[in-house]
Model confidence (mean pLDDT): 82 of 100. This is a predicted structure of a 95-nucleotide RNA (c-di-GMP-I-GGC riboswitch aptamer). Its Rfam family is "c-di-GMP-I-GGC riboswitch aptamer". Its family is annotated with cyclic-di-GMP binding in the Gene Ontology. The sequence was found by an Rfam model in a public genome assembly.

RNA sequence: CAGAACAAAGGCAAACUCGGCCGAAAGGCGGGGACGCAAAGCCACGGGUCUAACACCGUUCCGGAUGGAGCGGCACGAUAGCCGGGUUGCUCGGA
Numbered sequence: 001c002a003g004a005a006c007a008a009a010g011g012c013a014a015a016c017u018c019g020g021c022c023g024a025a026a027g028g029c030g031g032g033g034a035c036g037c038a039a040a041g042c043c044a045c046g047g048g049u050c051u052a053a054c055a056c057c058g059u060u061c062c063g064g065a066u067g068g069a070g071c072g073g074c075a076c077g078a079u080a081g082c083c084g085g086g087u088u089g090c091u092c093g094g095a
Base pairs, nucleotide, nucleotide: 001094003092004091011037012036016032017031018030020029021028022027035081041087042086043085045084046083047082048079049078050077056073057072058071059070060069061068062067
């Protein structure tokens, strides 16, 4: 400097589970657990996916009315263990 075939001292930890916490939810934090991971470290920048309480948009219904209820949409929410990108770094082998 470019890389990841083999390995794993050290590291992380899916599903599931516990129940203390946050959240409307998706999800996150923590304990157990171990499917896997060479960036499964970090960053929501692009795409995807998930969620929809509030707000907003559309629509239907209710109500005399301020309004209320249902359904659909919508991210500014979530995901870095969906992919791409950015950035830092361990080990290993190579030049």